[in-house]
Background: This is a predicted structure of a 72-nucleotide RNA (transfer RNA) from a Candidatus Woesearchaeota archaeon. Rfam family: tRNA. About the family: Transfer RNA (tRNA) molecules are approximately 80 nucleotides in length. The prediction has a mean pLDDT of 80.
RNA sequence: GCGGCUGUAGUAUAAUGGUUAGUAUUCCGCCUUGCCAAGGCGGUAGUUCGGGUUCGAAUCCCGGCAGCCGCA
Numbered sequence: 001g002c003g004g005c006u007g008u009a010g011u012a013u014a015a016u017g018g019u020u021a022g023u024a025u026u027c028c029g030c031c032u033u034g035c036c037a038a039g040g041c042g043g044u045a046g047u048u049c050g051g052g053u054u055c056g057a058a059u060c061c062c063g064g065c066a067g068c069c070g071c072a
């Protein structure tokens, strides 16, 4: 330099183009206990960036960025 794949809460992961983007875990609060752990209830936190298509985009298209793999 060329090609391919991937990018969603702190972490892991789901989501036929259409309900308020779901679940687990972390973190915070409460309950439970003599204390801790475990358990129960609630809360915080998310689509890598820009543009396009569409009534509607995490999802489709183009480009950028990052990571991984291959070729040279």
Base pairs, nucleotide, nucleotide: 001071002070003069004068005067006066007065010025011024012023013022018055027043028042029041030040031039048064049063050062051061052060